[in-house]
RNA sequence: GGAGCCGGCCAGACAGUCGCUGCAAGCAGUUGGUGCGGAGGAAAGUCCGGGCUCCACAGGGCAGGGUGCCAGGUAACGCCUGGGGGGUGAGAACCUACGGAAAGUGCCACAGAAAAUAUACCGCCCAAGCAUCGUUCGCGAUGCCGGUAAGGGUGAAAUGGUGCGGUAAGAGCGCACCGCGCCGGUGGCAACACCGGUGGCAGGGUAAACCCCACCCGGAGCAAGACCAAAUAGGGGAACCCGCCGCCCCCGGGCGGCGAGACGCGGCCCGCGUCGUUCCCGGGUAGGUCGCUCGAGGUGUGCGGCGACGCACAUCCCAGAUGAAUGACUGUCCCCGACAGAACCCGGCUUAUCGGCCGACUCCCGCC
Numbered sequence: 001g002g003a004g005c006c007g008g009c010c011a012g013a014c015a016g017u018c019g020c021u022g023c024a025a026g027c028a029g030u031u032g033g034u035g036c037g038g039a040g041g042a043a044a045g046u047c048c049g050g051g052c053u054c055c056a057c058a059g060g061g062c063a064g065g066g067u068g069c070c071a072g073g074u075a076a077c078g079c080c081u082g083g084g085g086g087g088u089g090a091g092a093a094c095c096u097a098c099g100g101a102a103a104g105u106g107c108c109a110c111a112g113a114a115a116a117u118a119u120a121c122c123g124c125c126c127a128a129g130c131a132u133c134g135u136u137c138g139c140g141a142u143g144c145c146g147g148u149a150a151g152g153g154u155g156a157a158a159u160g161g162u163g164c165g166g167u168a169a170g171a172g173c174g175c176a177c178c179g180c181g182c183c184g185g186u187g188g189c190a191a192c193a194c195c196g197g198u199g200g201c202a203g204g205g206u207a208a209a210c211c212c213c214a215c216c217c218g219g220a221g222c223a224a225g226a227c228c229a230a231a232u233a234g235g236g237g238a239a240c241c242c243g244c245c246g247c248c249c250c251c252g253g254g255c256g257g258c259g260a261g262a263c264g265c266g267g268c269c270c271g272c273g274u275c276g277u278u279c280c281c282g283g284g285u286a287g288g289u290c291g292c293u294c295g296a297g298g299u300g301u302g303c304g305g306c307g308a309c310g311c312a313c314a315u316c317c318c319a320g321a322u323g324a325a326u327g328a329c330u331g332u333c334c335c336c337g338a339c340a341g342a343a344c345c346c347g348g349c350u351u352a353u354c355g356g357c358c359g360a361c362u363c364c365c366g367c368c
C1' cells in the first nucleotide's frame, strides 16, 4: 500500500424568526409572558420473554403448544456469554434444532438385480457333486447343480475402509493400521477428549415424519383495570294526591275510567295532542380523572468475573399526547444528508437503512 474479518459509535452542523406541546414557579390575572423538557437505532414486524391489571386456580394427570450438546448469566427467554462436537475458509473468522433410528409405525422419486423379511444385471470361479467327450489315467474341456460380492454398472445413499495373506474365485476368512461397539483408567463441574484392553464388526438413511424421552407453559390484555359522574328513558322508596263512578279491601288507601286542571300547537277562542305532583336512592351511558411514565433507568468511578454480568459509591431526571404536539421559513457552511414517527413499560430477536468515524485482528505485496 492492497484485500479481508470482527466489534463499538454518529445519523448534516450553526444562527435567527414564527408556531405546537408537557411541567414548574404562582409573575401578570384567564390566556399571555418567563424557565426547563420534547422520537429512534430501529420508535417498525408483533416473532419470543417478563413486569403490571383483571379473571380462574388444593394437588396431580390427560389434551395442546414449545424447547432440545454442556456450563453459566438473567426478572425471564427460543436471548446472551464461555466451552465441546461437526462443517466451511489459506487465515482473521463464520455456520450449526447438535437428545433417541436393536420401542413401534411410515417414507426413500428416477435409475437400478436389490432401497431393507433382503437380493444378483454384467462379471469372476468350476475346488467338491452329477452328466458327456477326450485322456499319457495324473487329469483336461463343456454343461448342470452351484459358489462369490473382489471388479463393472445404477443411485443422494448399496451392508465398514486401506494393505498383506489366503482362496477354485472370493469374503473380517486370518492379520496390521484406521473407523465402530463394549469395558476400564486419566483429565475436565459437564458436554467431551486422550490412553489401554477387548469384540471381527451388529439391523443403510430419514425424527424442522409420526413417535419416544427430558424439561417448560393457566387465560385475556392499557379498548387491561380503578374512580368521579350529567340530560333523557327505565328501576326502587317516601310524602302529598280536587270531584264523580266502578272494583279490591286490613276502612284507609290502591288501581282503572270520566270530568276538571296543567302544559304544548306565536297571542286569544274553538279544536287537537300529552300528563298524577314533589323529593330521595342505586345501576349504567355521554363526559372527566387515574393507570401514564422514577425505571429490571442513564452516566462516571472502583471492585469481582476470561466473558455475558454482578456489587458498591457518586451523580443526573431524559416525550407522555388523547382530533392526538415534536413543525415551518430564512441565512451561512460541508462530504448535500438513508431507513424511518412514540401511544402501558421493559429485555431480546428479525427486518429496513445515504454515508462516515474509531478500535482489535488476518492474508498478500513492497521498502528499511
Base pairs, nucleotide, nucleotide: 001364002363003362004361006359007358008357009356010355012333013332014331015330016329017328018327020038021037022036023035024034027032028031040339044350045349047348048347049346050345051344052221053220054219055218064217065216066215067214068213069083070082071081072080073079084098085096086095087094088093099212100211104210105209106206107205108204121152122151123148124147125146129144130143131142132141133140134139160178161177162176163175164174165173179201180199181198182197183196184195185194186193187192225290226289227288228287235281236280237279238278239277240276242259243258244257245256246255247254248253261275262274263273264272265271297316298315299314300313301312302311303310304309334337